[in-house]
Molecule: RNase P RNA; transfer RNA
Organism: Acetobacteroides hydrogenigenes
RNA sequence: AAGGAUUGGCAAUCUGCCGCUAGCAGCAAGACUGCUGGAGGAAAGUCUGGGCAGCAUAGAGCAUCACGCUUCCUAACGGGAAGAUACUCGCAAGGGUAUAGUAGUGUAACAGAGAAUAACCGCCCUGCUUGCAGGGUAAGGGUGAAAAGGUGGGGUAAGAGCCCACCGGUAGCCAUGGCAACAUGGUUAGCCGUACGCCUGGUGAGCUGCAAGACCAUGUAUACCGACGCUUAGGGUUGCUCGCUCAAGUCGGGGGGUAGGUCGCUAGAGCUGACAGGUGACUGUCAGUCGAGAUAAAUGGCAGAGCCUCGCAAGAGGAACAGAACCCGGCUUAUCGCCAAUCCUUUUUU
RNA sequence: GCCGGUGUAGCUCAGUUGGCCAGAGCAGCUGAUUUGUAAUCAGCUGGUCGGGGGUUCGAAUCCCUCCACCGGCU
Repeated sequence: AAGGAUUGGCAAUCUGCCGCUAGCAGCAAGACUGCUGGAGGAAAGUCUGGGCAGCAUAGAGCAUCACGCUUCCUAACGGGAAGAUACUCGCAAGGGUAUAGUAGUGUAACAGAGAAUAACCGCCCUGCUUGCAGGGUAAGGGUGAAAAGGUGGGGUAAGAGCCCACCGGUAGCCAUGGCAACAUGGUUAGCCGUACGCCUGGUGAGCUGCAAGACCAUGUAUACCGACGCUUAGGGUUGCUCGCUCAAGUCGGGGGGUAGGUCGCUAGAGCUGACAGGUGACUGUCAGUCGAGAUAAAUGGCAGAGCCUCGCAAGAGGAACAGAACCCGGCUUAUCGCCAAUCCUUUUUU
Repeated sequence: GCCGGUGUAGCUCAGUUGGCCAGAGCAGCUGAUUUGUAAUCAGCUGGUCGGGGGUUCGAAUCCCUCCACCGGCU
């Protein structure tokens, strides 16, 4: 210098003019005037966890769904931090995925003899009709995504963990280190396929979402049809059963009316800074601060300067993704350009 | 705003506990039949299984993410 990795941060700066909108003040009121405030890191997707609200929130069981190594963080989580083991991508810095239990049980298409208590070819033994029958054998061939631990020796009719040495793995025990997952070492057992499920066990989840819900105002009709029932149907927003509770009518179709306003609504697990603790997520203390709450719903436009790219110059072009709707924590996705810290690779120079 | 569902051939749909070239009907094309057309018969064409990524030997199917469309509420 070029190319990358990880983490964190910024997200069109200034001036002038013209607008939009909420609150407050002036004014008897309106209009108008003045002052103050007015989108984001994702406001998005609605994938998650909570707050809040209702269900007359006794309750129990089954089903269903989610998660899954260890220790921690947190209001909580399916999120995050720090680690463990295995596999995998990258030259590297680094990135990604998986991980409860194995008592029981299932599947593995096609090909192949065989997909798990393996005999097609081959090898060996026996019998005889000399190319067939019976038996033994997983060392060799071929098939496949996957073939019965690997190498060598002994052994044998031929072979085989059948036996032995070394190596790899698994399980038990012991020691050391670690809070733990686990790691390292020793020792014992010839114990030795792989992948994905079902299942079992653990933890968690009641359901519905601010169009929740509360209040005020306005308007009004249950005409008609069907089902079930007063012989206990049906309702109480939950997939089912029980329980509890309301209960003489209930439900469905169809019809009529109103579709305005107020609260909920933004001071909160808030934000900023300093200090302290912790490897870190995060936490504590102190100080300061208030930063949208509009309902078809405002947050914008124009001009100039500045910024970036190209160009000798004149000049030309560019500035992303996007738009609050009850509120917070996270995840995911979109994103022009740029900054900071740490690290890696290559080349050149000293 | 909140909640739920569906994407497979030109159209309507199957395909289910992952596995034999992803199928059926209609439509289209070719041929037969007919004087000719329709109907009928025989054959053929046509698919990034909404897009992308992952798991797996193997994905329409399982998982994650994005997109499009449909429905409900007051």